[in-house]
RNA sequence: GGCCCCAUAGCUUACCCUGGUGGAGCGCCAGUCUUAUAAGCUGGAGGUUCCGGGUUCAAAUCCCGGUGGGGCCA
Numbered sequence: 001g002g003c004c005c006c007a008u009a010g011c012u013u014a015c016c017c018u019g020g021u022g023g024a025g026c027g028c029c030a031g032u033c034u035u036a037u038a039a040g041c042u043g044g045a046g047g048u049u050c051c052g053g054g055u056u057c058a059a060a061u062c063c064c065g066g067u068g069g070g071g072c073c074a
Stems, first nucleotide, its partner, number of pairs: 001073007010026004020057001028044005050066005
């Protein structure tokens, strides 16, 4: 230098192809249970979906550029 893949909640990740209310597990908070803690059970908070732009009535999703990470080739 060329090519490919990845970026979503504090952590691990689904949804992306085929545009239409962003989910799960763990963690966190409250309650319940217990003498108490843990486990279990119930409820709750937490996400401008890496950044900028474009297309569209509507973008996590499609297109372009950038940033960061990983891989292959030279």